Predicted 3D model of a 522-nucleotide part of an RNA (small-subunit ribosomal RNA, 5' domain) from an uncultured bacterium. Its Rfam family is "Bacterial small subunit ribosomal RNA". RNAcentral holds the full RNA, with entries from ENA and SILVA.
Context: one part of a larger RNA
RNA sequence: AUUGAACGCUGGCGGCAUGCUUUACACAUGCAAGUCGAACGGCAGCGGGGGCUUCGGCCUGCCGGCGAGUGGCGAACGGGUGAGUAAUGCAUCGGAACGUGUCCUUAAGUGGGGAAUAACGCAUCGAAAGAUGUGCUAAUACCGCAUAUCUCCGAGGAGAAAAGCAGGGGAUCGUAAGACCUUGCGCUAAAGGAGCGGCCGAUGUCUGAUUAGCUAGUUGGUGGGGUAAAGGCUUACCAAGGCAACGAUCAGUAGUUGGUCUGAGAGGACGGCCAACCACACUGGGACUGAGACACGGCCCAGACUCCUACGGGAGGCAGCAGUGGGGAAUUUUGGACAAUGGGCGAAAGCCUGAUCCAGCCAUGCCGCGUGAGUGAAGAAGGCCUUCGGGUUGUAAAGCUCUUUUAGUCGGAAAGAAAGGAUUGCAACGAAUAAUUGUGAUUUAUGACGGUACCGACAGAAAAAGCACCGGCUAACUACGUGCCAGCAGCCGCGGUAAUACGUAGGGUGCGAGCGUUAAUC
Numbered sequence: 001a002u003u004g005a006a007c008g009c010u011g012g013c014g015g016c017a018u019g020c021u022u023u024a025c026a027c028a029u030g031c032a033a034g035u036c037g038a039a040c041g042g043c044a045g046c047g048g049g050g051g052c053u054u055c056g057g058c059c060u061g062c063c064g065g066c067g068a069g070u071g072g073c074g075a076a077c078g079g080g081u082g083a084g085u086a087a088u089g090c091a092u093c094g095g096a097a098c099g100u101g102u103c104c105u106u107a108a109g110u111g112g113g114g115a116a117u118a119a120c121g122c123a124u125c126g127a128a129a130g131a132u133g134u135g136c137u138a139a140u141a142c143c144g145c146a147u148a149u150c151u152c153c154g155a156g157g158a159g160a161a162a163a164g165c166a167g168g169g170g171a172u173c174g175u176a177a178g179a180c181c182u183u184g185c186g187c188u189a190a191a192g193g194a195g196c197g198g199c200c201g202a203u204g205u206c207u208g209a210u211u212a213g214c215u216a217g218u219u220g221g222u223g224g225g226g227u228a229a230a231g232g233c234u235u236a237c238c239a240a241g242g243c244a245a246c247g248a249u250c251a252g253u254a255g256u257u258g259g260u261c262u263g264a265g266a267g268g269a270c271g272g273c274c275a276a277c278c279a280c281a282c283u284g285g286g287a288c289u290g291a292g293a294c295a296c297g298g299c300c301c302a303g304a305c306u307c308c309u310a311c312g313g314g315a316g317g318c319a320g321c322a323g324u325g326g327g328g329a330a331u332u333u334u335g336g337a338c339a340a341u342g343g344g345c346g347a348a349a350g351c352c353u354g355a356u357c358c359a360g361c362c363a364u365g366c367c368g369c370g371u372g373a374g375u376g377a378a379g380a381a382g383g384c385c386u387u388c389g390g391g392u393u394g395u396a397a398a399g400c401u402c403u404u405u406u407a408g409u410c411g412g413a414a415a416g417a418a419a420g421g422a423u424u425g426c427a428a429c430g431a432a433u434a435a436u437u438g439u440g441a442u443u444u445a446u447g448a449c450g451g452u453a454c455c456g457a458c459a460g461a462a463a464a465a466g467c468a469c470c471g472g473c474u475a476a477c478u479a480c481g482u483g484c485c486a487g488c489a490g491c492c493g494c495g496g497u498a499a500u501a502c503g504u505a506g507g508g509u510g511c512g513a514g515c516g517u518u519a520a521u522c
Stems, first nucleotide, its partner, number of pairs: 001521003005518005012369006019361001020327001025325003029322003034073003039070002042066002046064003049060004080280003089205007098197003103193004108188003111145001113143002120135006150159003164185006172179002206252003213243003218240008255277004259270004282303005305316004333359001335358003341355001342353004372402004382393004406463001408458005416449001420444009466511005471492003477506005487494002
């Protein structure tokens, strides 16, 4: 000088930050990932409309909508933790043999069929969790056919796509639905891009030699397999290699970096908050789905633990946000809101979001402000000391004259809000004065924080100072008490009857809403 600090004494206000460093210990409860009816069949519940009515109600998906279900996208992000990991990691610089949902650009297609299944009905089993049989039904769910750039090839051939939904409409056709036209969103195949990710190499990356040898898929090759992709990645065979005193192997410790602290620097120590990367999700293992996981709030198996049970069997995983127990010197609220920023879904309105934004607690840290200002000598009283003359506390107080920050009371009162909606002008698309999109104009809705910041008024010096030290180092001295006792102490050392070193008082010194102590680093 510094700290994610703790402890002791003390404590007025505000702003901004930080806040389980220990048991990666166990967790009650609530919330933390949903959304889409403009993909679908439908209608459990709610509100309308209609019908019937014995006035009790009943029927009807007709409408707004919508539980459960099929389907799509998301759930691989965001959030947490640092156990493991000394290199399958990270940092920097390179590389070639790769993948890529959504997004952007380019150009092509979107034809024609089929069979099911959940929901639902009926029946059955089970304590429950749940399960089974049978019957019906839809799709942007699923499967053939056609065509296609494309791939394979023995050069003859062979294989392989797609889906619709919503809005609007002049002519023509149609009883109507609609056909048809058009716009938007989708879907399929292909090329390129952006961003992201997988892989490889080099260099750097703690301690120990009281760890000296280590290695059989081991090192290389060939054939087969496998992967999105190179490769002993895997397998069969062949060869006998590969690493190591420039420290292999083993053991211990540890997430890494940007950075942080210190220091004139060189260095040394550290890696909390924030950001990037990695790893993990009760412990161990495994794959499935998917563009992406071997998946924190998914699945399966095993184990430990907890809970329910009708004893047959089931359920669970806070290292998400709060919170509880335990451990500990020690670390906060079971708060508010989606108003903003961002994310997911959706055409949109919107819904969800313990991400986030805010509020709450704590002097834990940094910064700012205040606890009054001026005047005031009879140098008052009191205290302390005294050579008894006085000195000191001390302009300090009182008194007089002012001010009112902050706290208090009262009143006013934001920015953070523009996207969005509605109406409308122009342009693009288009057959279209429609719809849609873009861009202007007018208008309108939306604030958790919060009646907060801020501003004004009122009263009154009013409500606001402590802590450590005073032998030397080291700024600051006297008196009394004690008498090697009681005690102090960072080092040297004080104390045994005149203690500036113990205790108290007066005085002084330092810092100040803090001050000391302890721990730790330079």